[in-house]
RNA sequence: AACAAUACAACUUGAUAGUUGCGUAUAAUUCUGGGGAUACGGCCCAAGAGUCUCUACCGGACCACCGUAAAUGGUCUGACUACGCAGGAUUGAGUCAUGAUG
Numbered sequence: 001a002a003c004a005a006u007a008c009a010a011c012u013u014g015a016u017a018g019u020u021g022c023g024u025a026u027a028a029u030u031c032u033g034g035g036g037a038u039a040c041g042g043c044c045c046a047a048g049a050g051u052c053u054c055u056a057c058c059g060g061a062c063c064a065c066c067g068u069a070a071a072u073g074g075u076c077u078g079a080c081u082a083c084g085c086a087g088g089a090u091u092g093a094g095u096c097a098u099g100a101u102g
Base pairs, nucleotide, nucleotide: 003102005101006100010095011094012093013092014091015090016089019087020086021085022084023083024082025081026056029049030048032046033045034044035043041066042065050057058078059077060076061075062074063073064072
């Protein structure tokens, strides 16, 4: 100097999922029916509404309320699901150039 292979990095693109953050939806909300508990209690079941939406529609704490009856209320806090965006992880393919090794 030429050539070849390998590896790494970068870029492009695809795949995977017990991945992260954010956004949108929904207020983890609400209307009924049946049943149940009773101040050491305040739930269970079913059916609707709500989302350009599948699913879900509950838990806990605190406060209040109900003097034993059939009815709960307020505040705070904690998710899942659908879709989108961005990132990270693993992995496949491609591209270019560089360096190292031979």
Molecule: Purine riboswitch aptamer
Organism: Lentibacillus salicampi